[in-house]
RNA sequence: GCCUCAAUAGCUCAGUUGGUAGAGCGCUACACUGGUAAUGUAGAGGUCCCGGGUUCAAUUCCCGGUUGAGGCU
Numbered sequence: 001g002c003c004u005c006a007a008u009a010g011c012u013c014a015g016u017u018g019g020u021a022g023a024g025c026g027c028u029a030c031a032c033u034g035g036u037a038a039u040g041u042a043g044a045g046g047u048c049c050c051g052g053g054u055u056c057a058a059u060u061c062c063c064g065g066u067u068g069a070g071g072c073u
Stems, first nucleotide, its partner, number of pairs: 001072007010025004019056001027043005049065005
């Protein structure tokens, strides 16, 4: 220098042939208990890495950039 892949909740990760984004763990409250843990119920928490384009509509498609992982020279 070139190629490929990844970037989504605090963490680990799904997701949709484009139509108002989810799980597990964690956190908060309540129930349960003599009290914890476990368990159950409810809740909070997201500019879907950044910028631009296409579109009525983009996390999803296209272009560029950033960061990380791997490969080639």
The RNA shown here (transfer RNA) has 73 nucleotides and comes from a Candidatus Aenigmatarchaeota archaeon. It matches the Rfam family "tRNA". By type it is a transfer RNA.